Source information
The prediction has a mean pLDDT of 84. This is a predicted structure of an 87-nucleotide RNA (c-di-GMP-I riboswitch aptamer) from Thermanaeromonas sp. The sequence was found by an Rfam model in a public genome assembly.
RNA sequence: ACCAUUUAAGGGGAAACCCGCCGAAAGGCGGGGACGCAAAGCCACGGGCCUGAGGCUUUUAAGGGCUAUGGUAGUCGGGUUGCGCGU
Numbered sequence: 001a002c003c004a005u006u007u008a009a010g011g012g013g014a015a016a017c018c019c020g021c022c023g024a025a026a027g028g029c030g031g032g033g034a035c036g037c038a039a040a041g042c043c044a045c046g047g048g049c050c051u052g053a054g055g056c057u058u059u060u061a062a063g064g065g066c067u068a069u070g071g072u073a074g075u076c077g078g079g080u081u082g083c084g085c086g087u
Base pairs, nucleotide, nucleotide: 001087002086012037017032018031019030020029021028022027035074041080042079043078045077046076047075048072049071050070054067055066056065057064058063
């Protein structure tokens, strides 16, 4: 300098599940716990996916349908920063 390739040492992160809190929910945060991760760091910019409070709509009603301004970065792409086995 690169970081295409890679059985990742030190170190980092922490799926499911359990407990508590927040939230309408999806989901998030904290504790425990480790399935995995070499960007599983960060950013919702584009697509996907999840939810549907509020709104719109339908119905005699119960209920149904549509909708993100709510989420997901451990869904893909993009942007951005960086350690290091390694070359």